The RNA shown here (transfer RNA) has 77 nucleotides and comes from a Bacteroidota bacterium. NCBI's taxonomy places the organism under Bacteria, Pseudomonadati, Bacteroidota. Model confidence (mean pLDDT): 80 of 100. Its Rfam family is "tRNA". The family's RNA type in Rfam is transfer RNA.
RNA sequence: GACUUCGUAGCUCAACUGGAUAGAGUAUUGGCCUCCGAAGCCAAAGGUUGCGGGUUCGACUCCCGCCGAGGUCACCA
Numbered sequence: 001g002a003c004u005u006c007g008u009a010g011c012u013c014a015a016c017u018g019g020a021u022a023g024a025g026u027a028u029u030g031g032c033c034u035c036c037g038a039a040g041c042c043a044a045a046g047g048u049u050g051c052g053g054g055u056u057c058g059a060c061u062c063c064c065g066c067c068g069a070g071g072u073c074a075c076c077a
Stems, first nucleotide, its partner, number of pairs: 001073007010026004019057001028044005050066005
């Protein structure tokens, strides 16, 4: 450099062939429970869906460019 897969909450991952308010587990905080904790139960907070454009009535999903990560191949006088 070429091709390819991927980027979603602090972390690990969902989101069904484009469909309305993007969810779950874990972690965090608060409450219940307990003699106190752990465990368990309930609740809350936490997101510019990597960035910028485009298509569409509608985009996490499709298209283009850029950034970053992994893989394969090529180049290396």